A computed fold for a 350-nucleotide part of an RNA from an uncultured bacterium, annotated as small-subunit ribosomal RNA, central domain.
The prediction has a mean pLDDT of 86.
The RNAcentral record of the full RNA draws on ENA and SILVA.
[in-house]
Context: one part of a larger RNA
RNA sequence: CUGGGCGUAAAGAGUAUGUAGGCUGGUUUUUAAGUCAGAUGUGAAAGCCCACGGCUCAACCGUGGAACUGCAUUUGAAACUGGAGACCUAGAGUAUGGAAGGGGCAGAUGGAAUUAGUGGUGUAGGGGUAAAAUCCGUAGAGAUCACUAGGAAUACCGAAAGCGAAGGCGAUCUGCUGGGUACAUUACUGACGCUAAGAUACGAAAGCGUGGGGAGCAAACAGGAUUAGAUACCCUGGUAGUCCACGCCCUAAACGAUGAAUGCUAGUCGUCGGAACGCUUGUCGUUUCGGUGAUGCAGUUAACACAUUAAGCAUUCCGCCUGGGGAGUACGGUCGCAAGAUUAAAACUC
Numbered sequence: 001c002u003g004g005g006c007g008u009a010a011a012g013a014g015u016a017u018g019u020a021g022g023c024u025g026g027u028u029u030u031u032a033a034g035u036c037a038g039a040u041g042u043g044a045a046a047g048c049c050c051a052c053g054g055c056u057c058a059a060c061c062g063u064g065g066a067a068c069u070g071c072a073u074u075u076g077a078a079a080c081u082g083g084a085g086a087c088c089u090a091g092a093g094u095a096u097g098g099a100a101g102g103g104g105c106a107g108a109u110g111g112a113a114u115u116a117g118u119g120g121u122g123u124a125g126g127g128g129u130a131a132a133a134u135c136c137g138u139a140g141a142g143a144u145c146a147c148u149a150g151g152a153a154u155a156c157c158g159a160a161a162g163c164g165a166a167g168g169c170g171a172u173c174u175g176c177u178g179g180g181u182a183c184a185u186u187a188c189u190g191a192c193g194c195u196a197a198g199a200u201a202c203g204a205a206a207g208c209g210u211g212g213g214g215a216g217c218a219a220a221c222a223g224g225a226u227u228a229g230a231u232a233c234c235c236u237g238g239u240a241g242u243c244c245a246c247g248c249c250c251u252a253a254a255c256g257a258u259g260a261a262u263g264c265u266a267g268u269c270g271u272c273g274g275a276a277c278g279c280u281u282g283u284c285g286u287u288u289c290g291g292u293g294a295u296g297c298a299g300u301u302a303a304c305a306c307a308u309u310a311a312g313c314a315u316u317c318c319g320c321c322u323g324g325g326g327a328g329u330a331c332g333g334u335c336g337c338a339a340g341a342u343u344a345a346a347a348c349u350c
Base pairs, nucleotide, nucleotide: 004321005320006319007304008303012318014202015201016200017199021195022194023193025088026087027086028085029084030083031082033081034080035077036076037075038074039073040072041071042070049065050064051063052062053061054060091192092189093188094187095186096184097183103177104176105175106174107173108172109171110154115149116148117147118146119145120144121143125136126135162169163168207248208247209246210245211244212243216242217241221237222236223235224234259317260316261315262314263313264312267295268294269293270292271291272290273289274288275287276286277285278284279282299306300305323350324349325348332343333342334341335340
């Protein structure tokens, strides 16, 4: 390279937008770059192949042929690909209408609880554990009542439910704002599409910088236990951090371990959001569209399982894999304040 693959064996980039590139709906006219056919020229000789011949055979040699799959010029064909022109509406999109939602950002407000403080009542314990002790408490703790402060999280509703590209999103209200779906005998544009190297944006937690904040929890750390030891598990404390603003970091079992898009391929039972129709007008029935689940046939699969939300049958484009270790490491490059991230080997060894 070819071939084969990527749910779990190696392998789908964390996600999206989108440039180049690749691919691209229907009808028709034209062109002739690709494509196909013919002709001409060329494609040195030798060699290979075929036939005949010469050395006693053969190797070897000679003669003739074929071939040289290519290139150029020219003549034609017009189905397909490409180019140009015209048209169409099934893809894609726009407008109007109503409609679901923890989608996002900002601001305001609430209650429960923990903790702390102040005051009242009140007296000897409280706390913690398998059991204890460290710890708190007669300087009045714990308990209980009232008030105050402050921070963080939002019980129930809550769900196999909803929304978001993913990460993710949950008290209430207000303002601003993004997106998806179907519907309407609606109108319009008329292929405007799909994918996407590089690029750009977003990207849990932890971590970093500056400035705030700090109730609870809690790496590190200290003490008490346990133990042969105990740099742990358990307990008492406790600092970064967790929270906010701005700026970085850019990684996760970032998982559905399953790239995106389109078409086709038995069903049954739920659930969420719409729409249409029907009557017996209801907590109704039927149909349909979009999402989200369970089960299951064909088919697929090494099996497990997947099964119209495919891992089935096909097409287009991208990413990735190629025995284990060495190693997602070294060196170099790029990025970063750093931590490190990304790109990414080899020797050697089995």